[in-house]
RNA sequence: CGAGUUCGGUAGACGGUCGCAGCGCCUCCGUUACGGCUGAGUCGUUGAGGAAAGUCCGGACUCCACAGGGCACGAUGCUGGCUAACGGCCAGGCGGGGCAACCCGACGGAAAGUGCAGCAGAAAGCAAACCGCCGAUGGGCGCCUCCGGGCGUCACAGGUAAGGGUGAAACGGUGGUGUAAGAGACCACCAGCGUUGCAGGGAACUGCGGCGGCUAGGUAAACCCCAUCGGGAGCAAGGCCAAGCGUGGACAGAGCUGACCCGCUCGUUACGUCCCAGGUGGGCCGCAUAGAUAGAUGACCGUCCACGACAGAAUCCGGCUUAACGCCGAACUCGCGCA
Numbered sequence: 001c002g003a004g005u006u007c008g009g010u011a012g013a014c015g016g017u018c019g020c021a022g023c024g025c026c027u028c029c030g031u032u033a034c035g036g037c038u039g040a041g042u043c044g045u046u047g048a049g050g051a052a053a054g055u056c057c058g059g060a061c062u063c064c065a066c067a068g069g070g071c072a073c074g075a076u077g078c079u080g081g082c083u084a085a086c087g088g089c090c091a092g093g094c095g096g097g098g099c100a101a102c103c104c105g106a107c108g109g110a111a112a113g114u115g116c117a118g119c120a121g122a123a124a125g126c127a128a129a130c131c132g133c134c135g136a137u138g139g140g141c142g143c144c145u146c147c148g149g150g151c152g153u154c155a156c157a158g159g160u161a162a163g164g165g166u167g168a169a170a171c172g173g174u175g176g177u178g179u180a181a182g183a184g185a186c187c188a189c190c191a192g193c194g195u196u197g198c199a200g201g202g203a204a205c206u207g208c209g210g211c212g213g214c215u216a217g218g219u220a221a222a223c224c225c226c227a228u229c230g231g232g233a234g235c236a237a238g239g240c241c242a243a244g245c246g247u248g249g250a251c252a253g254a255g256c257u258g259a260c261c262c263g264c265u266c267g268u269u270a271c272g273u274c275c276c277a278g279g280u281g282g283g284c285c286g287c288a289u290a291g292a293u294a295g296a297u298g299a300c301c302g303u304c305c306a307c308g309a310c311a312g313a314a315u316c317c318g319g320c321u322u323a324a325c326g327c328c329g330a331a332c333u334c335g336c337g338c339a
Base pairs, nucleotide, nucleotide: 001335002334003333004332005331006330007329008328009327010326012304013303014302015301016300017299018298020047021046022045023044024043026041027040028039030037031036049310053321054320056319057318058317059316060315061234062233063232064231073230074229075228076227077226078092079091080090081089082088093107094105095104096103097102108225109224113223114222115219116218130164131163132160133159134158139154140153141152142151143150144149172190173189174188175187176186177185191215193212194211195210196209197208198207199206200205238285239284240283241282248276249275250273251272255269257267258266259265
């Protein structure tokens, strides 16, 4: 100097004119039950984000339900921490990408069981034989013969999965022993799996050994198994006031109580019912240093330069995800050059 990676900040600035909404002082019109109230005006003051978006998680708050336990359903899924909590964040482990800084991971279990995988191929989960290789004894044919038999060939019963082919993948790999021909049948080394010992680490794991059997594809954001966690709804939650139908109806009804006492029965009543029918669309709170309720920030002019993107609160917080033009700062990686 160039190319990249990660993190933090910012979100055009200044001045002027008019306009919008909340609040406050004052004034005016109207009105009044004389407390005030609606409207208008001058002035002052305050007035959207890093994501306000998505509504994906977790909470605060509110109401309802709830003894405890279980079933069902759902969520999370390596280890250790942080946190009110989380499916979040941080650090690490393992796997993958990248020369690297770094980035990504739906990361427990496939030897509990079930399921799924086109075409090709003999065969795609407990096996299997398309081309092949071998083929005793007996048999056929040919040749030889010392007449005992020998050699070659054909084929059957049978053996085989080493070679070839198909495929993304074919029941470990390389080299040997052995065999009629072969095969972990056996052996050496290696990979994998199981088990076990030592060392490091807080752990997940990592490294180095011993023994064994020779070998136990993939897929669980398929069903499933295991561990942990989870009550329901949501500010249009939920309260208060005013007004109004109408002292609403029906069913059911513990208890008190009434009918002289007891029982029965009848009446009355809190709570209840996913039964019938009507009224209410008003105001206040919840509600805030913006606090609206079809919901406020707009337009114009001048200057500067980084030439301005994505985009507007609606109960409030902690996160995640998505969109997106620029500027400023810090650290790290790689390349080139100089000293």

The RNA shown here (Bacterial RNase P class A) has 339 nucleotides and comes from a bacterium. Its mean pLDDT, the model's own confidence on a scale to 100, is 75. It was read from a public genome assembly, where an Rfam model found it. It matches the Rfam family "Bacterial RNase P class A". The family's RNA type in Rfam is ribozyme.